Predicted 3D model of an 87-nucleotide RNA (transfer RNA) from a Betaproteobacteria bacterium.

RNA sequence: GGAGAGGUGGCAGAGUGGUCGAAUGUACCUGACUCGAAAUCAGGCGUAGGUGCAAGCCUACCGUGGGUUCGAAUCCCACCCUCUCCG
Numbered sequence: 001g002g003a004g005a006g007g008u009g010g011c012a013g014a015g016u017g018g019u020c021g022a023a024u025g026u027a028c029c030u031g032a033c034u035c036g037a038a039a040u041c042a043g044g045c046g047u048a049g050g051u052g053c054a055a056g057c058c059u060a061c062c063g064u065g066g067g068u069u070c071g072a073a074u075c076c077c078a079c080c081c082u083c084u085c086c087g
Base pairs, nucleotide, nucleotide: 001086002085003084004083005082006081007080010026011025012024018070028044029043030042031041032040046061047060048059049058050057051056063079064078065077066076067075
């Protein structure tokens, strides 16, 4: 230099146009159980902005920036990063 695969909440990882800010697992928090733990069970749990006394509600965010579409994590383009192969 060329080809291919991949980048998604803290971590892993599914989702390939709408019902999805997003399954599932794990971690973490709270509670139950226990003399106490572990295990198990139940509930909760991303970030930023706006609004609200608060509880909450609304909007945006799927590597970055553009584009297509009524609608994009998903399709197209460029770039960045990781892995594999070829030279």

Annotation
Its Rfam family is "tRNA". From the family's description: Transfer RNA (tRNA) molecules are approximately 80 nucleotides in length. Its family is annotated with triplet codon-amino acid adaptor activity in the Gene Ontology. The source organism's lineage runs through Bacteria, Pseudomonadati, Pseudomonadota and Betaproteobacteria. The prediction has a mean pLDDT of 80.